[in-house]
Transfer RNA from a Patescibacteria group bacterium, 72 nucleotides, folded computationally. NCBI's taxonomy places the organism under Bacteria, Bacteria candidate phyla. Rfam family: tRNA. Gene Ontology term of the family: triplet codon-amino acid adaptor activity. The coordinates come from a structure-prediction model, not an experiment, and the mean pLDDT is 80.
């Protein structure tokens, strides 16, 4: 330099064009307990960035940024 795969909550994963982006673990608060743990309930929190296509984009297209793999 070229090609391929990927980027979603603090972490691990869903959502293959349709309304409010879902869940587990974690965190916070509450109930419970002498205290803690466990359990239950509630809450907080995310689509890497900029454009484009579309009535509508996490999803499709282009460029950039980042991670991994391969070729030279």
């Nucleotide at each position: 330099g070229c090609g391929c795969u990927c980027g979603u909550a603090g972490c691990u994963u869903a959502a293959u064009g349709g309304a409010u982006a879902a869940a587990g673990c974690a965190a916070u608060a509450g109930u419970u307990u002498c205290c803690g743990g466990a359990a239950c309930u509630a809450u907080u929190a995310a689509u890497g960035g900029c454009a484009g296509u579309u009535c509508g984009a996490u999803u499709c297209u282009g460029c950039c940024c980042g991670a991994g793999c391969g070729c030279u």